Context: one part of a larger RNA
RNA sequence: CUGGGCUUAAAGAGCACGUAGGCGGGCUGCCAAGCGUCUUGUGAAAGCCCUCGGCUCAACCGAGGAAUUGCUUGGCGAACUGGCAGCCUUGAGGCAGGUAGGGGUACACGGAACUCUUGGUGGAGCGGUGGAAUGCGUAGAUAUCAAGAGGAACGCCAGCGGCGAAGGCGGUGUACUGGGCCUGACCUGACGCUGAGGUGCGAAAGCCAGGGGAGCGAACGGGAUUAGAUACCCCGGUAGUCCUGGCCCUAAACGAUGUCUACUAGGUCUGAGGCGUUCUGACACGGUUCAGGCCGAAACAAAAGCGUUAAGUAGACCGCCUGGGGAGUACGGUCGCAAGGCUAAAACUC
Numbered sequence: 001c002u003g004g005g006c007u008u009a010a011a012g013a014g015c016a017c018g019u020a021g022g023c024g025g026g027c028u029g030c031c032a033a034g035c036g037u038c039u040u041g042u043g044a045a046a047g048c049c050c051u052c053g054g055c056u057c058a059a060c061c062g063a064g065g066a067a068u069u070g071c072u073u074g075g076c077g078a079a080c081u082g083g084c085a086g087c088c089u090u091g092a093g094g095c096a097g098g099u100a101g102g103g104g105u106a107c108a109c110g111g112a113a114c115u116c117u118u119g120g121u122g123g124a125g126c127g128g129u130g131g132a133a134u135g136c137g138u139a140g141a142u143a144u145c146a147a148g149a150g151g152a153a154c155g156c157c158a159g160c161g162g163c164g165a166a167g168g169c170g171g172u173g174u175a176c177u178g179g180g181c182c183u184g185a186c187c188u189g190a191c192g193c194u195g196a197g198g199u200g201c202g203a204a205a206g207c208c209a210g211g212g213g214a215g216c217g218a219a220c221g222g223g224a225u226u227a228g229a230u231a232c233c234c235c236g237g238u239a240g241u242c243c244u245g246g247c248c249c250u251a252a253a254c255g256a257u258g259u260c261u262a263c264u265a266g267g268u269c270u271g272a273g274g275c276g277u278u279c280u281g282a283c284a285c286g287g288u289u290c291a292g293g294c295c296g297a298a299a300c301a302a303a304a305g306c307g308u309u310a311a312g313u314a315g316a317c318c319g320c321c322u323g324g325g326g327a328g329u330a331c332g333g334u335c336g337c338a339a340g341g342c343u344a345a346a347a348c349u350c
Stems, first nucleotide, its partner, number of pairs: 003322004007304002012318001014201004021194003025088007033081002035077004041071002049065006091191001092188003095184005103177007110154001114150008125136002162169002206247006215241002220236004258317006266295008275286003300305001323350003332343004
């Protein structure tokens, strides 16, 4: 430099925004950098190739030609790429009117349950298991009633349902705030797509400081089980789980499927919204846009399967793979308080 690939065989970055770069809608005019054609100079000689010739042939040698696909000079051409200028609206964005929603942040409030405290009733067990025991209980437990305190999570609704870029989001109300979708076609006029670096977000666990601590519960202690039992079961229980601020930056971060655009049979269900039919409304039906599922034609696929939500047919851009182990390790660099993260080999071996 190039080929073939990336759902499950190695391979899509956890997600987004965005810099450089790459790529980019319709029409007209100009330029002529790319491009095409002719041309100027050059592209040493030798060699390779063709023709002829010299050693009796050949190797070898001599002569001529071709080639040297390149660079360069000047002229011409203008379809395509590019540049400049003008115009356009379908891409993109804005505006107006609607609309659904566990999207986000903050504050306030609520009920069920649980634990604890106090008091009443009551009087011997409770609890737990396969069966037990540790444990709790006459200093009155368990049970039950009343009052109070506390922290965490929000049953039913709840759905293969909704929202979000992903992580993720579920009691109620209020305030602030992000995005989507539908309708109109009023405005801008290609403002677009992707995105190396970069920046931000990023479950759980973990870390630092300060709070909080009901339940649960790594570690730890005890009781069992067992040949043993550093487990599974039981009784306890510290970090943690919760809040505020600051770090960490990983995951089967999964649809194991990058983002965007266009095109390619249908059927069915669900959610949101315009439109039409009905005098009106509920509702129903039809058709349509967006979103989420299922089944399937063609196609694709090693098959499983996928199949307008593509893994089909094409295009743009990025990331990644190149036999197993060694190894996501060592070394170096960099980030981190640390734990460790990111980047990332080789010897050797099969």

The prediction has a mean pLDDT of 88.
Predicted 3D model of a 350-nucleotide part of an RNA (small-subunit ribosomal RNA, central domain) from a metagenome.